This is a predicted structure of an 89-nucleotide RNA (c-di-GMP-I-GGC riboswitch aptamer) from a Desulfuromonadaceae bacterium. The sequence was found by an Rfam model in a public genome assembly. The coordinates come from a structure-prediction model, not an experiment, and the mean pLDDT is 87. Its Rfam family is "c-di-GMP-I-GGC riboswitch aptamer". Gene Ontology term of the family: cyclic-di-GMP binding.
[in-house]
RNA sequence: UCCGAAAAUGGCAAAGCCAGCGAAAUCUGGCGACGCAAAACCACGGGUCCUCGUUUCACGAUUGAAAAAGGGCAGCCGGGUUGCCGAAG
Numbered sequence: 001u002c003c004g005a006a007a008a009u010g011g012c013a014a015a016g017c018c019a020g021c022g023a024a025a026u027c028u029g030g031c032g033a034c035g036c037a038a039a040a041c042c043a044c045g046g047g048u049c050c051u052c053g054u055u056u057c058a059c060g061a062u063u064g065a066a067a068a069a070g071g072g073c074a075g076c077c078g079g080g081u082u083g084c085c086g087a088a089g
Stems, first nucleotide, its partner, number of pairs: 002089001003086002011036002016031005034075001040081003044078003047073005054067005
């Protein structure tokens, strides 16, 4: 360094419930643990979710669809940065 143990010390916290921000996805806090050796950090590539507002199309209208744009997810995959411990090999 690779690697990751029925090891040690610690850490994080899915679903769900409660409260709060937001138009929404989401996010924050509390409870809670499905899991995690990067489940720490970064939206760079892919993916995916949302649509207050804008434009276009359809419609008598409610409304629907698309586009651009914007926002989110790091516990979807890849990439980048940093990092605890140390059995066997």